A computed fold for a 350-nucleotide part of an RNA from an uncultured bacterium, annotated as small-subunit ribosomal RNA, central domain.
RNAcentral holds the full RNA, with entries from ENA.
Its mean pLDDT, the model's own confidence on a scale to 100, is 87.
Context: one part of a larger RNA
RNA sequence: UUGGGCGUAAAGGGCGCGUAGGCGGCCGAAUAAGUCUGACGUGAAAUCCCCCGGCCCAACCGGGGAACUGCGUUUGAAACUGUUCGGCUCGAGUCCGGGAGAGGGUAGUGGAAUUCCCGGUGUAGCGGUGAAAUGCGCAGAUAUCGGGAGGAACACCAAUGGCGAAGGCAGCUCGCUGGGACGGUACUGACGCUGAGACGCGAAAGCGUGGGGAGCAAGCAGGAUUAGAUACCCUGGUAGUCCACGCCGUAAACGAUGGGCACUAGGUGUUGGGGGUGUCGACUCCCCCGGCGCCGUAGCUAACGCAUUAAGUGCCCCGCCUGGGGAGUACGGCCGCAAGGCUAAAACUC
Numbered sequence: 001u002u003g004g005g006c007g008u009a010a011a012g013g014g015c016g017c018g019u020a021g022g023c024g025g026c027c028g029a030a031u032a033a034g035u036c037u038g039a040c041g042u043g044a045a046a047u048c049c050c051c052c053g054g055c056c057c058a059a060c061c062g063g064g065g066a067a068c069u070g071c072g073u074u075u076g077a078a079a080c081u082g083u084u085c086g087g088c089u090c091g092a093g094u095c096c097g098g099g100a101g102a103g104g105g106u107a108g109u110g111g112a113a114u115u116c117c118c119g120g121u122g123u124a125g126c127g128g129u130g131a132a133a134u135g136c137g138c139a140g141a142u143a144u145c146g147g148g149a150g151g152a153a154c155a156c157c158a159a160u161g162g163c164g165a166a167g168g169c170a171g172c173u174c175g176c177u178g179g180g181a182c183g184g185u186a187c188u189g190a191c192g193c194u195g196a197g198a199c200g201c202g203a204a205a206g207c208g209u210g211g212g213g214a215g216c217a218a219g220c221a222g223g224a225u226u227a228g229a230u231a232c233c234c235u236g237g238u239a240g241u242c243c244a245c246g247c248c249g250u251a252a253a254c255g256a257u258g259g260g261c262a263c264u265a266g267g268u269g270u271u272g273g274g275g276g277u278g279u280c281g282a283c284u285c286c287c288c289c290g291g292c293g294c295c296g297u298a299g300c301u302a303a304c305g306c307a308u309u310a311a312g313u314g315c316c317c318c319g320c321c322u323g324g325g326g327a328g329u330a331c332g333g334c335c336g337c338a339a340g341g342c343u344a345a346a347a348c349u350c
Base pairs, nucleotide, nucleotide: 004321005320006319007304008303012318014201015200016199021194022193023192025088026087027086028085029084030083031082033081034080035077036076038074039073040072041071042070049065050064051063052062053061054060091191092188093187094186095184096183097182103177104176107173108172109171110154115149116148117147118146119145120144121143125136126135162169163168206247207246208245209244210243211242215241216240220236221235222234223233258317259316260315261314262313263312266295267294268293269292270291271290272289273288274287275286276285278283299306300305323350324349325348332343333342334341335340
């Protein structure tokens, strides 16, 4: 490289947006670049292949033919691809309508609880464990009542629920704002899909500056346990956890399953929208479109399992894999304040 693959064996980029590129709906016309076609020219000789011949044979050599799958010029064809022109509406999008949602960001606000402070009642314990001890308490703790401060998180509702591209999102309220689905069919007329780079977003931890600090709690200290105990258990407790701005750019960033389109039995639950039947209505039943689940046929799979949300059947585009260790390391480069990240080998060894 060809071939083969990527749920769990090596392998889907964490996610989006989009540049180049690749690919691209239906009808008609033109063109003839790709494509097909006939002719001509060329494609040196040798080599390879076929036939004949010369050295006794062969290797080798001589002669003839074929071939040289190519290139150029030219004659034609017009189905397909391309290009140009015209048209279409089913792909894509715009508009209008109502409505569900923890989608995002800002400001404000509420109650429960923990802790601390002040005051009242009250007295000897509290706390903690397997059992204890460290610790707290007669300077009045724990318990209990009243008042106050402050920070963080939002019980019940709550779900097998909803929303988001992913990370993720949950008390309540106002205004700001993104997206999808549904219904109406008015409009545009292929405007599409994917997407190397680039750019943006990106849990937790971590970093910088400033704030904040109730609870929790790496590191740390002490008490236990133990042969030891740099742990598990207990008492404390600092970074951090929170906010603003700026970095970092990772993860079992998982559905361990890239995106798009089309096709391929059913059953059942749930959620959003629309419609119909019965009904005064609540509601019940049925149908259509969209989302999220479960079961299961064919088919697929090494098996497990997947199965209209495919891991089935096809097409388009991107990413990635190529025995284990060495190693996601070294070196170099780029990025970062640093921590480190991205890219990424080899010797050697089994």